[in-house]
The part of an RNA shown here (small-subunit ribosomal RNA, central domain) has 350 nucleotides and comes from a metagenome. Its Rfam family is "Bacterial small subunit ribosomal RNA". Its mean pLDDT, the model's own confidence on a scale to 100, is 86.
Context: one part of a larger RNA
RNA sequence: UUGGGCGUAAAGGGUGUGUAGGUGGCGUUGUUAGUCGUUUGUGAAAGCCCGAGGCUCAACCUCGGAAACGCGAACGAAACGGCAAUGCUUGAGUAUGUGAGAGGUAAGCGGAACUCAAGGUGUAGGGGUGAAAUCCGUUGAUAUCUUGGGGAACACCAAAAGCGAAGGCAGCUUACUGGCACAUUACUGACACUGAAACACGAAAGCGUGGGUAGCGAAUGGGAUUAGAUACCCCAGUAGUCCACGCCCUAAACGAUCUUCACUAGCUUUUCGGAGUAUCGACCCUCUGAGAGGCGAAGCUAACGCGUUAAGUGAAGCGCCUGGGAAGUACGGCCGCAAGGCUAAAACUC
Numbered sequence: 001u002u003g004g005g006c007g008u009a010a011a012g013g014g015u016g017u018g019u020a021g022g023u024g025g026c027g028u029u030g031u032u033a034g035u036c037g038u039u040u041g042u043g044a045a046a047g048c049c050c051g052a053g054g055c056u057c058a059a060c061c062u063c064g065g066a067a068a069c070g071c072g073a074a075c076g077a078a079a080c081g082g083c084a085a086u087g088c089u090u091g092a093g094u095a096u097g098u099g100a101g102a103g104g105u106a107a108g109c110g111g112a113a114c115u116c117a118a119g120g121u122g123u124a125g126g127g128g129u130g131a132a133a134u135c136c137g138u139u140g141a142u143a144u145c146u147u148g149g150g151g152a153a154c155a156c157c158a159a160a161a162g163c164g165a166a167g168g169c170a171g172c173u174u175a176c177u178g179g180c181a182c183a184u185u186a187c188u189g190a191c192a193c194u195g196a197a198a199c200a201c202g203a204a205a206g207c208g209u210g211g212g213u214a215g216c217g218a219a220u221g222g223g224a225u226u227a228g229a230u231a232c233c234c235c236a237g238u239a240g241u242c243c244a245c246g247c248c249c250u251a252a253a254c255g256a257u258c259u260u261c262a263c264u265a266g267c268u269u270u271u272c273g274g275a276g277u278a279u280c281g282a283c284c285c286u287c288u289g290a291g292a293g294g295c296g297a298a299g300c301u302a303a304c305g306c307g308u309u310a311a312g313u314g315a316a317g318c319g320c321c322u323g324g325g326a327a328g329u330a331c332g333g334c335c336g337c338a339a340g341g342c343u344a345a346a347a348c349u350c
Stems, first nucleotide, its partner, number of pairs: 004321003007304002012318001014201004021194003025088008034080001035077009049065006091191001092188004096183004103177007110154001114150008125136002162169002206247006215241002220236004258317006266295011299306002323350003332343004
């Protein structure tokens, strides 16, 4: 509960596609169950409101009037809304040309580092720490050189940078492929916005099957530290981290800020386009479009702060909140191999 809100106080769904629904650009014509007007009927009386009167006043009572709003009928109006028809181009989309990008998928290739193996040189230490020890090493380690194998990640470039709906994306090349921006006109002619449900995607960890395993490393073992040390430090090290396929579906999934549209001072940096001026050319300069940052007028805000990338001013649609705890739990349902997820209370208590 006809109210107020959702950056940080409770509250924006993790993200998209999109069904129903809600909402809908500029004209013309017709129509009209919405809407508006007139008349009328009805809605008992009393009451409320206005006027008058009666109890000495008032309360109270009597009489008259009016109003409100609901419903029905008739007639009318056509601005708005609906419906039907027709037209338009500015919203939306298509085409053409150009452009940037770690957007995605697959395959191939590369160097540095690391580790393992073999061989050469070489000898007593190495490693590690606050200090040590466990550990490795005379069956020759560490160091150094050569050759070969392996897996994972891609220094510099690198940026307040770029791309993507979000999660996220970074060595190089190729193939396939999604989206975006700008410019010119041409075309379609409202085809739009939002979006319950539904569907798809969704870091890390985790799960299933098979592979792979260099480094790192939950668990675990050992050495230290300590009163103890199920830790922090050290030596090892399994799962995992990697790949393929199939699940899981959660995050401080954050800009803690839903999507779309319109309007409202500027200054400055940067990315990608276009035009003009200039120029041999590239810069520079002016204007313009789309992004990404910083600072700030008005305004907003409890304050912090936000401020044309709004948290300003409005519109459309969806989601969500309503004291703390119990609790994102129980029960039930649905989903999952499981772990668990989604939906979601109450008693009681302060």